[in-house]
């Protein structure tokens, strides 16, 4: 220049942190679901290194050799073939990844080595000999494959020769090393060349090499550079070569030395996980001889030595082929190791060795083994991890093609053979890449489909219709490159031209949020969906269709797996006071760090040079297939290793010096450090004696207890044994644990003040090691007190606690064990460093005014800056800046638990998982609510009084029950005289029986017709049904008519529904509560939820007010405006008052209803307060909100209420609608609410005698009079009303009754009337007569009222035909109290503060045992498999060795032998395989042990509030369990 770093969901009522789980991206040899045109380029058994039918994958050479068949001939022969000897090739090519953790790989270097074929140089290539396959003959065998004999070739095989060189060996010389103290002397090593050049005719010389002197240059041990000068002569034995062919052109062989290539070793670095693998190894670790081996080497074998590797991880165990690189990724890293490319292994398992240049050899042997086939049962025979292919396994991977045209290999002179190497077609959307399924026009938008506010709107220019195109396909002519002269399997392909006709060519998956994309209908926690949160229980944007819309595209989803995001393992780049995480605490090894300064090396360390980093790939410029993938070329890079040079700050090392860290001396100091002995008193409890009597003693009350055998009490005296009051202090000390009368003895550490000294001796510390409270264990002691266990008394439902009375380990002591605690400052440890103030303990100095200030060094706290912190909160004694070392931690549960190891007498401790299971667990603040937490404060809350209910009858309303039905609704306060201000029919919804079906009622549309309606008549309970008489209105017309209109008949749209949902909902209504709160808006404080205002100091009924304050306002609410009443005044009055017989008249009083006035802590006085404000007094009708109403905040209780009406959905529709009779809502064993009348004598009864206030009346109130005992009737004046009407009762006065179930009570029940009604039987109400029940004052709990109020006592109304003459309800008025000390308790509130593990908010949360189902796991007597370790048996096949009496062709020898040789046998070695013994790992096991998970199971209630005995940690007994003591 270019690239390049992204976050979201989900703990909570919110909130910020922490911490985990999930998403979104990429990739991918994949696989499954749905779907599919065409082409290029790649890819294709990831699982059983399991088993293999068939075919093919290694040959080849007549220019080494015989021989056999063939064909051809010119008769010499040539040609061509088959099996053999015989060369080379079968060690490449190809395939896999089992083993391997390892010199295997990678990367860099090394020295002791081989290399067929190839190239390069020199020599050489002589003479000879004996077999043997084929082949023939004769034989065994089923085969496989031999046997025996005869005879034959060679570039096969052997014997001489020769050989400068080669390899041994021996010597002599030079040099150099080692051995004993030099020589000498042994013994090793090397060398005693060689090739190039220079000048020269040559002989010689020069460079070079090696030694030896000299000189210069350089800071150097050294290094270099230049001169000079010597040297640069060997000899002997012994060994071992060869091959020929031929066309005379070659091609071959033999030695010898170089190159090249390929390859064998060794070494440094690096290379996965486990310490619940800590010790390992005997050829082991080195040496010395010898063997092997191309080569070094314990590679092997004798002998010595006892090494030798390991915490910088040895041994062992599991997992793994290593890399170049893929893939993610900003980088660091992480994951991986298919294709391509390099290296290793490996070739049915396991061993072995032979051939060769080269194997321990995939398609070669030989031995064992398993398994497969053939088999005459006697024997044989295989090895597809080569291409194809087949079974198998699997969620899953392909054609039993095609050619050698190319590019390689292998033979061969060469023609040419062979090559499942390889080039190519075949199959698969597996993957990347491109392409195309058409353009263009086309409507205020067709149809259809889907929503719908019913208007529309959307799919939509989409489509259809017109008007082009022809890419790809399809047919059809042509027709490469790849090969250079021939020779193309690709393939008549690629291309290129013509031609057809919009023609053949679109699907997946999503739509709640995280994430682009919304509605309808079904389903009703069902079916179902999910990657997290979570949907689904009748309005599901989240299941399941549909329509519509988002993506993505020949693909789409989906699983799975890796990486990312994940700074959730932090090198880059985290943390550890409360969230996970500081070892209890010192000492101290190993390590890691490390003061100031000079000098010197140069390991880290910077910089530059050089090698090497394999090609491919990633990058970048370029170029080739019409672009792209893809391929070519060139560049950069490839961060690494190795080396040379220089640099010298800094780190390190070496030398050397300082003094500031550190330490040492002197001199003071303080102190519960420590240990040992010794002493003291004061309590306590037991013993003696006295005095002394009936209790003690415990507790919320009480009991067990003690005590007349003298107890508690008291006084003396004694004995014992623990523990030290006051001083005592966020006071000392010590490392922590801890440590507290005095006194001595020993000791440790600490501080201050001086001087002097070493001189960095320092810091931290994995292991190690010690110290460690209480508890407890051992063994002796000891024992006063307290006191687990235990007993035994109370509490309780229980009560193995909690409270009491005893009590035994244990607490004390001495040894010796344990090793843990909430061993906490929850805060390792050391250094430095950064504002301060106030206190307090030790010690010095200085000043003076002698007890104060100052100042310093060292500990200990309190607040608080700057900073930190998630907040809390830390804050020179850091949680702040910052280094250094150590320890820890990575989600919650399972677990500090299992198994294994250490430790320990035991209890146990210590190190420490995993399977399963959850989306969460947690800090830390916030704001409610909540507390058997505090503060304040109110309220008929409690006290303090009245009266009452709970008991009896009876009413009425609910539970229950019953029933055909007993309609439904209300259900804790706040359902139960509620809804109902009135159920005999009606009301009525229920429940039976009979009836209608456009319908009892509303509207349209079409139809019908003179008929509806009324009225009569059957029939019936009645509704119904059936039958019969019976009108029309309005307009236009002279009329007929004609339209309209009503009605009706029949149909269709609809109607109706007291059916469901009050958990769809509007409306309205109770509660908290008439309680005093609930907010908002700037502004400030806080990461923030939120705070603040609103708290706080007084006041107030009240957030009333007043006063302070980072708040300053303001708004619903309080209060006040509103109505009633109380007191006055005016004003107006009639029916009403007054006068008055009355007519009339009046406006003073009563009244009546309107307007004013009063009442404001205003004033006067006092008294207290800052101040609001309160206390007393006057005055006044009324005094401190004068009494009563109306009024009811922000919310809350899914509070009622679909049945009041209103209304979304659902649901019924000859019925869940609608008519009508009868029942029933009133049933009755029983249980609760709520009232009513009583039990009497403050009463009851009979007489008489008074006085209300509101309010109602026309289908009505109803007066006088009159009949009845009386209901009530007769009766109508009067009255649409201050006019009539109705109009009290207790009270009062007189008698009566005298305490009894009564003259009290008045149920029930019997007669007998009365009223209302169509009807009083189920089922009204009265009213006379009789009858006369319970009940004598109400357990245990409960309820209203603070004044004209409870209490009483009557009246009225409304609803109503009647039904409330006393029982409901709503008003009204008469008579009318008592009490409050006071706020401790009870219940409700309000504010403020704390505590919370609650936020469905204490009716909360939530623990444990048990019982039930499921899941994983621990232990398990065993039992099965697996690995290995020791000893041992057995020992195939093979190499070595050893022996070789059988055997046997070359050479020796006339024979016999000989020399080599070969079977045979032995011997180590060993594969397999068996014995015994241990050890590890695995899977199963009866039976158990804990865990964990599960919408409604038992038992307590142990945390969470002071959670009802504060909790919690450790550890002991107990116990089913949660519990308890103790610290």
């Nucleotide at each position: 220049g270019g690239c390049u770093u992204a976050g979201a969901g989900u703990u909570u009522g919110a909130u910020c942190c922490u911490g985990g789980c999930u998403c979104a991206g990429a990739a991918c040899g994949a696989a499954c679901g749905c779907u599919g045109g065409c082409g290029g380029c790649a890819g294709g058994c990831c699982u059983a290194a399991c088993a293999c039918a068939u075919g093919c994958a290694a040959g080849u050479c007549g220019a080494g050799c015989g021989c056999g068949c063939g064909c051809c001939u010119u008769c010499g022969g040539g040609c061509g073939u088959g099996a053999g000897c015989g060369g080379c090739g079968g060690a490449c090519g190809g395939g896999u990844g089992a083993g391997u953790a390892a010199c295997g790989c990678g990367u860099g270097g090394g020295a002791a080595c081989g290399u067929g074929c190839c190239c390069u140089u020199u020599g050489c290539u002589a003479c000879g000999g004996a077999a043997u396959a084929g082949c023939c003959a004769c034989u065994g065998g089923a085969a496989a494959c031999g046997g025996u004999g005869a005879g034959u070739a060679a570039u096969a095989c052997c014997g001489u020769a020769u050989g400068u060189g080669c390899c041994c060996c021996c010597u002599c010389a030079a040099u150099c090393a080692a051995a004993u103290u030099c020589c000498a002397u042994u013994c090793g090593a090397u060398u005693g060349a060689u090739g190039a050049u220079u000048c020269g005719a040559g002989a010689g010389u020069u460079u070079c090499a090696u030694c030896a002197a000299a000189u210069g240059c350089u800071c150097a041990u050294g290094g270099c550079a230049u001169u000079u000068g010597a040297u640069g002569g060997g000899g002997g034995g012994g060994g071992g070569a060869a091959a020929g062919a031929u066309u005379u052109a070659u091609c071959g062989g033999c030695a010898a030395a170089g190159g090249a290539u390929c390859g064998g070793c060794c070494c440094g670095c690096g290379u996965u996980g486990g310490a619940u693998u800590a010790g390992g190894u005997a050829g082991u670790u080195g040496g010395u001889g010898g063997g092997g081996u191309a080569a070094u080497g314990g590679c092997c074998u004798a002998c010595c030595a006892a090494g030798c590797c390991g915490a910088c991880g040895a041994u062992c165990c599991a997992u793994a082929g290593c890399u170049g690189g893929u893939u993610u990724u900003a980088g660091a890293g992480g994951a991986u190791g298919a294709u391509c490319a390099g290296c290793c292994a490996c070739a049915c398992u396991g061993g072995g060795a032979c051939u060769g240049a080269g194997a321990c050899a995939c398609g070669g042997c030989c031995c064992a083994g398993a398994c497969u086939c053939c088999u005459a049962c006697g024997g044989g025979a295989g090895g597809c991890a080569g291409c194809a292919g087949u079974g198998g396994g699997g969620a899953a991977u392909c054609u039993u093609a095609g050619a050698c045209a190319a590019u390689g290999g292998g033979c061969g002179c060469a023609a040419g053979c062979c090559u499942g190497a390889u080039c190519u077609a075949g199959c698969c959307a597996u993957g990347c890449c491109g392409c195309g399924u058409g353009a263009g026009u086309g409507a205020c938008g067709a149809a259809g489909g889907c929503c719908c506010u019913a208007g529309g709107g959307u799919c939509g220019u989409a489509a259809a219709g017109c008007u082009c195109u022809u890419u790809c396909g399809c047919c059809a002519g042509g027709g490469a490159u790849g090969a250079u002269a021939a020779u193309g399997a690709c393939a008549g392909u690629a291309c290129c031209u013509g031609g057809u006709a919009a023609a053949g060519a679109a699907a997946c998956c999503c739509c709640g949020g995280c994430u682009a994309a919304c509605u309808c209908c079904g389903u009703g926690c069902c079916a179902g969906c999910a990657g997290c949160c979570g949907c689904g229980g009748u309005a599901a944007u989240a299941c399941g269709g549909a329509g519509g819309g988002g993506g993505u595209u020949a693909g789409c989803g989906u699983u799975g797996u890796u990486c990312g995001g994940a700074a959730u393992u932090a090198c880059u780049g985290g943390g550890c006071g409360u969230a996970a995480a500081g070892c209890g605490c010192g000492c101290g090894u190993a390590g890691g760090c490390g003061g100031a300064u000079u000098g010197g090396a140069a390991a880290g360390u910077u910089g530059g040079g050089g090698g090497u980093g394999a090609a491919a790939u990633c990058c970048c410029g370029g170029g080739g297939c019409u672009c792209a993938a893809c391929c070519c070329c060139g560049g950069a890079a490839c961060u690494g290793c190795c080396u040379c040079c220089a640099a010298g700050a800094c780190u390190u090392c070496c030398a050397g010096u300082c003094u500031g860290g550190a330490g040492u001396u002197c001199g003071a100091g303080a102190g519960a450090g420590g240990u040992g002995a010794g002493u003291g008193g004061a309590a306590u409890u037991c013993c003696g004696a006295g005095u002394g009597u009936a209790g003690a003693g415990g507790u919320g009350a009480a009991a067990u207890u003690c005590g007349u055998a003298g107890a508690u009490a008291u006084u003396c005296g004694g004995a014992g044994g623990a523990a030290c009051a006051c001083c005592a202090g966020u006071g000392g000390c010590g490392a922590a644990a801890g440590c507290g009368g005095c006194u001595c003895a020993c000791u440790g550490g600490c501080u201050c003040g001086a001087u002097a000294c070493u001189g960095a001796c320092g810091c931290u510390g994995a292991g190690g090691u010690g110290c460690g409270a209480a508890a407890g264990u051992g063994u002796g002691g000891g024992g006063a007190g307290c006191a687990a266990a235990c007993a035994g008394g109370a509490u309780u439902a229980g009560a193995u606690a909690c409270c009491c009375u005893g009590g035994u380990a244990g607490u004390c002591c001495a040894c010796a064990c344990c090793g843990u605690a909430a061993a906490c400052g929850a805060u390792g440890a050391a250094u430095g460093c950064c504002a301060g103030u106030c206190g307090u303990c030790g010690g010095c100095a200085g000043g003076c005014a002698u007890g104060c200030c100052u100042g310093u060094c060292g500990g200990u706290g309190a607040c608080a800056c700057a900073c930190c912190u998630a907040a809390c909160g830390g804050a020179u004694u850091a949680a702040g800046c910052a280094u250094u070392c150590c320890g820890c931690c990575u989600g919650g549960g399972g677990a500090g638990u299992a198994c294994g190891g250490c430790c320990g007498c035991a209890a146990g401790g210590u190190u420490a998982a995993a399977a399963c299971u959850c989306a969460a667990a947690g800090g830390a603040a916030u704001u409610g609510a909540c507390g058997g937490g505090g503060g304040c404060c109110c309220g008929c809350a409690c006290a303090a009084g009245c009266g009452g209910u709970g008991g009896a009858g009876c009413a009425u309303g609910u539970g229950g029950u019953u029933u055909a039905a007993u309609u439904c609704g209300a259900u804790g306060c706040a359902a139960c005289g509620c809804g109902a201000a009135g159920a005999a029919c009606c009301u009525u919804a229920c429940c039976u029986g009979g009836c209608c079906u456009u319908g009892a009622c509303a509207u349209g549309c079409a139809u019908c017709u003179c008929u509806a309606a009324g009225c009569c008549g059957g029939u019936g309970a009645a509704a119904g049904c059936c039958g019969g008489u019976g009108a029309g209105u309005g307009u236009a017309g002279c009329a007929a008519u004609a339209c309209a209109c009503a009605a009706u008949u029949u149909g269709c749209a609809c109607a109706g529904g007291u059916g469901c949902u009050g958990c769809a909902u509007g409306g309205c209504u109770g509660u908290c509560g008439u309680c005093a709160g609930c907010u908002c808006g700037u502004g400030u404080c806080g990461u923030g939820a939120g705070a603040u205002g609103u708290u706080g100091g007084g006041u107030u009924a009240a957030g009333u007010c007043c006063c302070g304050c980072a708040a300053c306002g303001a708004g619903c609410g309080c209060a006040a405006c509103c109505c009633c009443u109380g007191u006055g005044u005016c004003c107006a009055g009639u029916u009403g008052c007054c006068c008055g017989u009355a007519a009339g008249g009046g406006a003073u009083c009563u009244u009546u209803g309107g307007a004013c006035a009063g009442a404001c802590c205003g004033c006067c006085c006092u008294c207290u307060g800052a101040a609001a404000g309160g206390g007393g007094g006057a005055g006044g009708a009324a005094g401190g909100u004068g009494g009563g109403g109306a009024u009811g905040a922000c919310g809350u209780c899914a509070a009622g209420u679909c049945a009041g009406u209103a209304u979304g959905g659902c649901c019924c529709u000859u019925a869940c609608g609608g008519c009508c009779a009868g029942g029933g809502c009133u049933g009755c064993a029983c249980a609760c609410g709520u009232a009513c009348u009583a039990c009497a004598a403050u009463g009851c009864c009979c007489a008489g005698u008074a006085c209300a206030g509101a309010a109602c009346g026309a289908a009505c109130c109803g007066a006088a009079a009159c009949c009845g005992c009386g209901a009530g009737g007769u009766g109508g004046a009067g009255g649409a009303a201050a006019u009539c009407c109705c109009u009290a009762a207790a009270a009062c006065u007189g008698g009566g009754c005298c305490c009894a179930g009564u003259u009290c009570g008045g149920a029930u029940c019997g007669c007998a009337g009365g009223c209302u009604g169509c009807a009083a039987c189920u089922c009204g109400c009265c009213u006379g007569c009789g009858u006369g029940a319970a009940g004598c004052c109400g357990g245990a709990a409960u309820c209203g009222c603070u004044a004209g109020u409870a209490a009483u006592g009557g009246c009225a109304c409304a609803u109503c035909a009647g039904c409330a003459c006393g029982u409901g309800g709503u008003g009204c008025c008469g008579u009318g109290a008592a009490u409050a000390c006071g706020u401790u308790c009870c219940c409700g509130g309000g504010c403020c503060u704390u505590g919370u593990a609650c936020a469905c908010a204490c009716c909360g949360c939530c623990c444990g045992u048990c019982a039930c189902a499921u899941c994983a796991u621990g232990g398990g007597a065993g039992u099965c498999g697996u690995u290995u370790g020791u000893a041992g048996c057995c020992g195939a096949a093979g190499u070595g060795c050893g022996u070789g009496c059988g055997c046997c062709a070359a050479c020796c020898g006339c024979a016999a032998g000989g020399a080599g040789g070969c079977a045979g046998c032995g011997c180590c070695c060993u594969a397999c395989g068996c014995u015994a013994u241990g050890a590890g790992c695995g899977g199963u096991a009866a039976c158990u042990g804990g865990g964990a998970u599960g919408a409604a199971g038992u038992c307590g209630u142990a945390a969470c509030a002071a959670g009802g005995u504060a909790a919690c940690c450790a550890a002991g007994c107990u116990c089913a369990g949660u519990a308890c003591g103790a610290c």